Background:
Model confidence (mean pLDDT): 79 of 100. The RNA shown here (Lysine riboswitch aptamer) has 170 nucleotides and comes from a soil metagenome. RNAcentral holds the sequence, with entries from MGnify. Its Rfam family is "Lysine riboswitch aptamer". Rfam's curators write: Riboswitches are metabolite binding domains within certain messenger RNAs that serve as precision sensors for their corresponding targets. Allosteric rearrangement of mRNA structure is mediated by ligand binding, and this results in modulation of gene expression.

[in-house]
RNA sequence: GAUAGAGGCGCGAUCUGCCAAGAGUCCUUCGAGGGAGACGGCCGGAGUCGAAAAUCUCGAAGAGAAGGGGCGGUCGCCGAAAUCUUACGAAGCCGGCCUUCGGUAAGGUUGGUUGCUGAGAGAAGAUCUCUUCAACUGUCACCUUGUGAAAAGCAGGGUGGAGCGCUAUC
Numbered sequence: 001g002a003u004a005g006a007g008g009c010g011c012g013a014u015c016u017g018c019c020a021a022g023a024g025u026c027c028u029u030c031g032a033g034g035g036a037g038a039c040g041g042c043c044g045g046a047g048u049c050g051a052a053a054a055u056c057u058c059g060a061a062g063a064g065a066a067g068g069g070g071c072g073g074u075c076g077c078c079g080a081a082a083u084c085u086u087a088c089g090a091a092g093c094c095g096g097c098c099u100u101c102g103g104u105a106a107g108g109u110u111g112g113u114u115g116c117u118g119a120g121a122g123a124a125g126a127u128c129u130c131u132u133c134a135a136c137u138g139u140c141a142c143c144u145u146g147u148g149a150a151a152a153g154c155a156g157g158g159u160g161g162a163g164c165g166c167u168a169u170c
Stems, first nucleotide, its partner, number of pairs: 001170005008078001010077006017071003027062007037049003041097005081110008089101003111137005118130004139161009
């Protein structure tokens, strides 16, 4: 340098498969109230709607979807992958801020899983992300115990490191 592997509730994609929830919510129509503003999360401009009564409130009838989640199948894999920051794009027209989504580029962090503190996203007691702490687990290094002829090997214990790592073969 190449090839092949290991960690385990291991990682991810996909199906538009099933299920729960979203939600009797958004929205439509009708009735009543109310009376001047309303239209994006906030601000400004333009434009549109509104006394032929809008935005808003209550009631009746009808009534979704998406993102996210669980199970299952299939596929790709072991920086698998995830996430953060910056730049670009989109979210009614233009501009600014925030938030969200997607892709690309650069840089940073994380071995993996689980739980917890705080914060954020979300309809949410689901779930996800960041962060603090802890436990378990795999791997390597050092120290150490037992076994052993042996500094090999096997079975433990302690401390520490990180995947740009570890093991095997060439």